The RNA shown here (Bacterial RNase P class A) has 402 nucleotides and comes from an Anaerolineales bacterium.
RNA sequence: CAGGCUGGCCGGGUGAUCGCGCCCUGAGCGGAGUCCUGAGCUUCGGCGAAGGACGAAGUUGAAGGGCGAGGAAAGUCCGCACUCCACAGAGCACGAUGUCGGAUAACAUCCGGAGGGAAGUAAUUUCCUGUACCGGGCCACAGAAACAAACCGCAAAGCUCACACUUGUGUGAGCCGCAAGGGUGAAAAGGUGGUGUAAGAGACCACCGGCGUCGGCAGUAAUGCCGGCGGCCAGGCAACCCCCAUCGGGAGCAAGGCCAAGCAGGGACGAUGUGGCUGCUCGUCACGCUUAGUCCCGGGUAGGCUGCACGAGGCGCUUCGAGAGAGGCGUCCCAGACAGAUGAUCACCCAGGCGGGGUCACACCCGCUGGACAGAAUGCGGCUUAUAGGUCGGCCUGGGGU
Numbered sequence: 001c002a003g004g005c006u007g008g009c010c011g012g013g014u015g016a017u018c019g020c021g022c023c024c025u026g027a028g029c030g031g032a033g034u035c036c037u038g039a040g041c042u043u044c045g046g047c048g049a050a051g052g053a054c055g056a057a058g059u060u061g062a063a064g065g066g067c068g069a070g071g072a073a074a075g076u077c078c079g080c081a082c083u084c085c086a087c088a089g090a091g092c093a094c095g096a097u098g099u100c101g102g103a104u105a106a107c108a109u110c111c112g113g114a115g116g117g118a119a120g121u122a123a124u125u126u127c128c129u130g131u132a133c134c135g136g137g138c139c140a141c142a143g144a145a146a147c148a149a150a151c152c153g154c155a156a157a158g159c160u161c162a163c164a165c166u167u168g169u170g171u172g173a174g175c176c177g178c179a180a181g182g183g184u185g186a187a188a189a190g191g192u193g194g195u196g197u198a199a200g201a202g203a204c205c206a207c208c209g210g211c212g213u214c215g216g217c218a219g220u221a222a223u224g225c226c227g228g229c230g231g232c233c234a235g236g237c238a239a240c241c242c243c244c245a246u247c248g249g250g251a252g253c254a255a256g257g258c259c260a261a262g263c264a265g266g267g268a269c270g271a272u273g274u275g276g277c278u279g280c281u282c283g284u285c286a287c288g289c290u291u292a293g294u295c296c297c298g299g300g301u302a303g304g305c306u307g308c309a310c311g312a313g314g315c316g317c318u319u320c321g322a323g324a325g326a327g328g329c330g331u332c333c334c335a336g337a338c339a340g341a342u343g344a345u346c347a348c349c350c351a352g353g354c355g356g357g358g359u360c361a362c363a364c365c366c367g368c369u370g371g372a373c374a375g376a377a378u379g380c381g382g383c384u385u386a387u388a389g390g391u392c393g394g395c396c397u398g399g400g401g402u
Stems, first nucleotide, its partner, number of pairs: 001398010012349007020068005028060001029058001033054004040047002070373001074384002077382005082252004089282004094248005099113005114129006130243001135241002137237003151182002153178002158175008190208006209233002211230008256306004265297005273287005313332008350371001352369006
């Protein structure tokens, strides 16, 4: 200098003019009511004009101050807070997760580690992780054969037949023996060397590999390393069913609560009743036998307030921790809308891009262009997806120089 891997941050700025939403404060508006005074009236109990003082509510409100979208607000995939299902439960069904340790309110998330696989020269990225001796099921095609066997072949020890002849040999075929060589395939009885055999084969032996077991060392653990013994050496798939372990009520802010307004009822079931608690069972509770309640048909309302933002909160410093994160101290309040606000115009500046000038090369000057993905609606912790450009750090590879 170039290319790559990985972690973080920013993601246009300033000013002017006009225009929005919320919060705080609040001049004025408003005038319920209380009090003072008291013309006049009076059935003598009281009633009470005008005037004055104070002054509530309010869907009233000048001026002023403060605040106003995101890292993903998206997807709605997971977890939870919160609310309701009146109060609690148990079992089944159903669903989710599955290596070890830790973090967390919790999680299928995150951090660190272990084992196995894949890609890359590498940095690094990515996939998987309970049980195959509980049981069942599957391993297409090819291949002889995928829990079983011989296509090409090897052998001719043993038996039978045939032929030839040198009369005990040879050749051929069949029976029989083999799975070591070759072939097929993702996978075909572990590998190398030897003994042995008619030919072979863990049949046996040495070493290696895998597996099992015992012991030692390291580690919190998963697991790793070392050693002894054992020929145990036919599997693979559980993101197939099942089985095992652990966890799990349901619905959702259109949850729910309050106020105002309005209408029109009719029918079915109905007493070992009806209904609620997701589905089922048990259990339990409420109402009820003049009916309750459920279901069906029909009518009315769809207005206002609240929930509604102080939080498992943000930021800074610091301590502990490999880290996720936890503790302490300090500081800040940072949208709350409801057909749903934060915008428009102008000017200047700037990141980047292109072209020209200029320079040894930069700097610098001029002109043109120009800023990604994208918009809260109960909230939070994650995951996933989209993203122009700029910048900081660490690491890898290559080239050059010193």
The source organism's lineage runs through Bacteria, Bacillati, Chloroflexota, Anaerolineae and Anaerolineales. It matches the Rfam family "Bacterial RNase P class A". By type it is a ribozyme.